[in-house]
């Protein structure tokens, strides 16, 4: 200098003029004023984990459902870091739903001889037993699984040996397992002796182990105000209803369910100070924890965060708007700024 | 804002433990008919929303995405 890899960051600023909303103070109080706060890196999708509330602060089975290599971090996760085995990359790196197919049960359409107790269609063999001979051989009875052929996949490779041909039949070496060792917490790696191969896929089939998981959500809950026909039919009901929304027990309670009609559709709390930010020290490889100090940083309910003009050499852009609130994954995104790193080429 | 469901042929709608998807109307061609309907016979029509994943194989399982649809509030 080109190509690339993994990160972190910023998301226009500044000034004026008019506005919208929230707190606080003042005042001449149906309002005015002064003074400070006002979106996002994903605020989205609602996909998981929790926090709050309510139902017994959630108990016993069983059913569902979720997760799944190892050890850590967290409040908790399916996320994070870190390592282990795999698959891609020359490489920095990166992707994996990565327990169990020797507990069982199911599938595998077409093709193929054959699709899971393994089979014999083309082949290849006639050694051993029978027959027949024209003495070359031929037929029966068999043998095989090296080779073709189908397929997505075919019952260890490879190589010499052995044979009538042929076959872990036997040998080496690789790959599988079984048992011990060694190293490492662990996954798992690394090597010895042994087994002649049993054990093919598929569990985002059913299924097994192992861990988790009670439902339901702020329209949750809780007070305060207003209204009225405190009705009707129909089911159910103590071996039973509701609370509870898979069920059964258990606990509290005793009427409940549908549907018709009837009435209100106001307010106020939950509301925002939090596993909170921001700096420095300290432990850890890191996720992350400890301490010290400082900070206060939206809270609406037809729902505020906007417009318009100037500067900033030209442009201001792109997904995208908070609705109890936190952690994280996903998805979406114009354009810039910054760090470590690979690789390939030039020169020294 | 929270909680559910669906998307299959031009419309309506089926399809189960994964193996190449139908039905009915609609349209076309053909026969009937003097001609149209009606009847009848035949044939055509699908990237199963959309992109990845498991799988030999996916409308079916799994994830993400698009688009539509439906529910809720309090009192007696």
């Nucleotide at each position: 200098g080109a190509a690339g890899u993994c990160g972190g960051c910023c998301a226009g600023a500044c000034a004026a003029u008019c506005g919208c909303u929230c707190c606080a103070c003042u005042u001449u109080u149906c309002a005015a004023g002064u003074g400070g706060g006002g979106a996002g890196g994903a605020a989205a999708g609602u996909c998981c984990g929790g926090g709050c509330u309510c139902c017994a602060c959630a108990g016993g089975g069983c059913a569902a459902g979720g997760c799944g290599c190892c050890a850590g971090g967290u409040a908790a996760c399916a996320c994070c870091u870190g390592g282990g085995c795999g698959g891609c990359g020359u490489g920095a790196g990166u992707c994996g739903a990565c327990g169990g197919a020797a507990a069982g049960u199911g599938c595998a359409a077409c093709a193929g001889a054959a699709a899971a107790u393994a089979c014999a269609c083309c082949g290849c063999c006639u050694a051993a037993g029978u027959c027949c001979c024209u003495c070359g051989g031929g037929a029966c009875c068999g043998g095989u699984a090296a080779g073709g052929u189908u397929g997505a996949a075919a019952u260890g490779g490879u190589g010499c040996g052995g044979u009538a041909a042929g076959a872990g039949c036997g040998c080496a070496c690789c790959g599988c397992g079984u048992u011990g060792c060694u190293g490492g917490u662990a996954a798992c790696a690394g090597u010895a002796a042994c087994g002649g191969c049993a054990u093919g896929g598929u569990a985002a089939a059913c299924c097994c182990c192992g861990c988790c998981u009670g439902g339901a959500g702020c329209a949750a809950g809780a007070c305060c105000a207003a209204a009225u026909a405190g009705g009707a039919a129909c089911a159910c009901a103590u071996u039973g209803g509701u609370g509870u929304g898979g069920c059964c027990c258990g606990c509290a309670u005793c009427g409940u369910g549908u549907u018709c009609g009837g009435g209100u559709a106001g307010g106020u709390u939950g509301c925002u100070c939090g596993a909170g930010c921001c700096a420095g020290c300290c432990g850890g490889u890191g996720a992350c924890g400890g301490c010290u100090g400082g900070c206060c940083c939206a809270g609406a309910u037809g729902a505020a965060u906007g417009a318009u003009u100037g500067u900033c050499u030209u442009u201001c852009g792109a997904c995208a708007g908070a609705a109890c609130c936190c952690g994280g994954c996903u998805u979406a995104u114009c354009g810039g700024c910054u760090g470590a790193c690979u690789u390939c080429c030039a020169u020294u | 804002g929270c909680c559910g469901g669906a998307a299959u042929a031009g419309c309506u709608c089926a399809g189960u433990c994964g193996g190449u998807a139908g039905a009915g109307c609609a349209g076309c061609u053909c026969a009937u008919u003097c001609g149209u309907a009606a009847u009848g016979a035949g044939a055509a029509g699908g990237u199963c929303g959309u992109a990845g994943g498991u799988u030999c194989g996916a409308u079916u399982c799994c994830u993400a995405u698009u688009u539509c649809c439906g529910g809720c509030a309090c009192c007696a």

Predicted 3D model of RNase P RNA and transfer RNA as a complex of 424 nucleotides. Rfam match: Bacterial RNase P class A. The family's RNA type in Rfam is ribozyme. The coordinates come from a structure-prediction model, not an experiment, and the mean pLDDT is 79.